[in-house]
Molecule: Purine riboswitch aptamer
Organism: Chryseomicrobium excrementi
RNA sequence: AUUCAAUAACUACACAGGCCUCGUAUAUGUCCAUUAAUCUGGUAUGGAUGUCUCUACCAAGUCACCGUAAAUGACUUGACUAUGAGGACGGAUAUCGCCAUG
Numbered sequence: 001a002u003u004c005a006a007u008a009a010c011u012a013c014a015c016a017g018g019c020c021u022c023g024u025a026u027a028u029g030u031c032c033a034u035u036a037a038u039c040u041g042g043u044a045u046g047g048a049u050g051u052c053u054c055u056a057c058c059a060a061g062u063c064a065c066c067g068u069a070a071a072u073g074a075c076u077u078g079a080c081u082a083u084g085a086g087g088a089c090g091g092a093u094a095u096c097g098c099c100a101u102g
Base pairs, nucleotide, nucleotide: 015091017089019087020086021085022084023083024082025081026056029049030048031047032046033045034044041066042065050057058078059077060076061075062074063073064072
């Protein structure tokens, strides 16, 4: 080390699914092209980028700014998706007991 035998001990073991609370990713962000409106307005479409990442890249509100021009800005609140952890459920397996039937 292997095989055989005997004895003793132990009950557990793994896993769909969504839900809740968190972590991570991304800042629901940035850039570009075309396009619409013009203080009763500030839109729409497409592309790129960003994540050891699929998807998404918006909504509502408040404030500002632009004086007819082509350009918007700041802030607040809200998630979705991917993945991980924990929790409460839940299905299913094994074992044991009981009941019914054969």